[in-house]
Parts: sequence; structure tokens; C1' cells
RNA sequence: GAAGCUGGCCAGACAGUCGCCGCCCCGGGCAACCGGGGGGGAGGAAAGUCCGGGCUCCACAGAGCAGGAUGCCGGUUAAUGGCCGGCCGCCGUGAGGCGAGGAACAGGGCCACAGAGACGAGCCGGUUAAGUCUGGAGUGAAACGCGGUAACCUCCAUCCGGAGCAAGGCCAAAUAGGCAGGCGAUGAAGCGGCUCGCUGAGUCUGCGGGUAGGCUGCUUGAGCUGUCGGGUAACCGACGGCCUAGAGGAAUGACUGUCCACGACAAAACCCGGCUUAUCGGCCAGCUUCACCU
Repeated sequence: GAAGCUGGCCAGACAGUCGCCGCCCCGGGCAACCGGGGGGGAGGAAAGUCCGGGCUCCACAGAGCAGGAUGCCGGUUAAUGGCCGGCCGCCGUGAGGCGAGGAACAGGGCCACAGAGACGAGCCGGUUAAGUCUGGAGUGAAACGCGGUAACCUCCAUCCGGAGCAAGGCCAAAUAGGCAGGCGAUGAAGCGGCUCGCUGAGUCUGCGGGUAGGCUGCUUGAGCUGUCGGGUAACCGACGGCCUAGAGGAAUGACUGUCCACGACAAAACCCGGCUUAUCGGCCAGCUUCACCU
């Protein structure tokens, strides 16, 4: 210098103006709310919903069947099918990458192309009472030998109850219906207040469930981060610091200016840990191979 491998990071920047969704403070108001100020406001995947947990409700004596998942050894974790380390196998010159990696005399299925034949002791030559004995060729991963294949069925071992924030909880109209009590054909109740009159069987009060609607669950959490310590590592511990969206038809935008390398994939919806998939470009660290120079 070129080509690579592994891990990590960023995801246009800055300023101004006008908005949108929460929060806090101040002032006014009984309140609803109004005015002013401050601060926060998508991602590395928020995605697919594929695994594993938390949380919530339902179910639950125990066992079995069915179904699903996983499958070397050890560790890590709330848990996992994730991650870390090791062994083995395969690929790569190498750094490294990939692997559902138990069982094929329990049984069934399948075995491309080539080859006469692919699981049926077959074909050719010699030989024998007899595939009885013996020699041989070619194809193929495997050939006449009790082969291969289980992300084919299956067997073995282990694990798995179901549904999901539209979970669930609270408050609670109108109308209809329910229950209890009062009054009522000796006339309730209605006809705007009263009387007459007319109609003629319900009516009043209370309670409770549920619907509309509202509130909550809702974001402080297996949280993020710095230092130190333990461990090869995943990870764990101690101390210090930080608060970082919370909507509910659903905010996070628009415009202007300047600059550059001209900007990809894509946008929360109960919350985490993973996996997988999508992604313009750029940066950093460690390592490998080759070439050249000293």
C1' cells in the first nucleotide's frame, strides 16, 4: 500500500419564526379555564411479533393422552431456543465463519445422477447334489456388506395451563328491564299551579348489575451512566451521578437562512431481555493475508 476478518460508534449540522403532545412554576378565576415563563418530546432497528420473562385476569388434587419446542459439555441470567467459554465436525492460506451436535440391530419411509440392479444377497465366467464353492468387471457417496438419511415419520430425555393493556381496576348518565318497600278501582297517576271534568292501572322512593362516557393501569425501570473490584468471557458486586416521550384517531411538524461529505431504512402505543429482517454513507479499535521499502 492492497484485499479482508471481528467488535464498537454516528445516523445531516447550526440559527430564527410559527405550531403540536405531556410536565413544572407564577398570576387571575369558586371552577371549567385563561395569560406568562421554563423544561422534555421516537429508533438502532420504535419493524416482524419469532423466542423468553415481568405484570394482569381466568383455571388448577394428582397422573396420563394429544400438541409444541429443545437436544455435545460447562457457565451466565428474572428467563430463554439468547449470550459466553470449551470440545468435536465442516469451510477458509489466514484473521475467522458455520453447525437442532441424543438414538439408524424398536419399527416404517426415502436414497438424485451414473449404473443391468440402490437394499431385493444382483450380473458375468467356472464349479457343485444345492447361491454349493470360487474368480471377476463397471457405475456410484454407498454394491452384493446387517450402508446412508432422524431441521423424514419415529424412539428417548428435558421443558411448556390458557388468554392478553381491547389484560385488569375504579367512578358512573339516559332508556329498558330486575329486586325491595309505600300508595292505589273506597280511583293511583296524567291533563303546566288549584277546582271541576275527562282518561282509567299503575305510580313513587330506594337498591343493585350493566351500557354510553370518564379516570386509572402509563412509565422509576431485571433503568442509564462513571470509577473501582471479581471473572478468560457472557456477567456479577460496591460506591457516586442522572431522570430520558407517555398520546388515545393518536403529538414529535412546517417554513426560512447558512454550511457540508447532500442525508438510507424507517416512526413509540403496558414494559423489559434476545433473535431475525431493512438500512445512504462515515468513523474508531484490534487482528489476518499478500506485495514493496529499510

This is a predicted structure of a 294-nucleotide RNA (Bacterial RNase P class A) from Sulfuriferula multivorans.
Rfam family: Bacterial RNase P class A. By type it is a ribozyme.
Its mean pLDDT, the model's own confidence on a scale to 100, is 79.